c-di-GMP-I riboswitch aptamer, 88 nucleotides, folded computationally. It was read from a public genome assembly, where an Rfam model found it.
[in-house]
Formats: sequence, structure tokens, C1' cells
RNA sequence: AGCCGAGGAAAGCAAACUUGGCGAAAGCCAAGGACGCAAAGCUACGGGCCUAGAAAGCCGUGGGGGCUAUGGCCGCCGAGCUGUCGAC
Repeated sequence: AGCCGAGGAAAGCAAACUUGGCGAAAGCCAAGGACGCAAAGCUACGGGCCUAGAAAGCCGUGGGGGCUAUGGCCGCCGAGCUGUCGAC
């Protein structure tokens, strides 16, 4: 330095759920809370998934409606960048 990863040490993050806020929704933010996590740090770049409004575009109806990310998820997988510790 690379690979690897424990019933180790230190540090860190925080699912569900609850409360408050934002949003049309998906979801996000803050506090509480811990299911888990060596990248559960960052980037929506590829795939995937979620959402679709008296926003927008397209389609359609007598009316109700349908489709599409430009909205989201990196705690779904891959890729890129960064990164703590050290037993077998």
C1' cells in the first nucleotide's frame, strides 16, 4: 500500500414508531427513539423502485379519469469520489 473484517477498542450514523414543521403526494427537516450499518459518508451517473397536484405536457370523458419526472429514494443494486480502526 492492497485485500479482508471480530462477541476487539475509539469515534460516528440512525430503521420502525412518536411529536412538531414543510410538501399535492412520494418524501424531506428538527427533536425523541434504536432495527440495523465500515462506508447506513457524498454524487441520482447506469439500472431499479415510489409519487403524479384546481403544477406542466400529452391522451380521453357527459362527468369522474389515464399516461409522463422535471419531484423523490444512495438504509435496493452497480459506478465514481472520500474515509476510522486492526484480531484471525